[in-house]
Parts: sequence; structure tokens; C1' cells
RNA sequence: AGCGGGAUGGGAUAGCCAGACAUUCCAGCGGGUUCAUAUCCCGCAGAUCGGUGGUUCGAAUCCACCUCCCGCUA
Repeated sequence: AGCGGGAUGGGAUAGCCAGACAUUCCAGCGGGUUCAUAUCCCGCAGAUCGGUGGUUCGAAUCCACCUCCCGCUA
């Protein structure tokens, strides 16, 4: 320098042939259960989806550029 993959709650992941309440697990908080703790059960809060623009009635999803991470080639 060229090419490919990735970036989504505190951590990890799904959704990526656009339709609109963004999924699940762990962690956190509250409650139940227990003599108590753990387990188990119920509930709650937490991400406007890496950034900026664009297309569209509508974008996490499509397009352009940029940033960062992983890999391949030279």
C1' cells in the first nucleotide's frame, strides 16, 4: 500500500434480503423461597447500535468517508 472480517447496555452475544417495543446470557438492584447462605423463581434499571454525512416515508440493517481492533497479500 491492497484485500477481507469485526465495533450493539458494565461484560459477552443475536438481529444486518430496512417496517420500527433492539434479543438472550452473565453481572447489578428489588422481591419471593430458606433458620440462614447458596441454588431456584419473579420483577426492575441499563445500549438511540464506533463517528460524520447521504439514500429512503422509514436505517443497527443500504451507500460514502473517517477512527480503532483482528487476519491475509505485497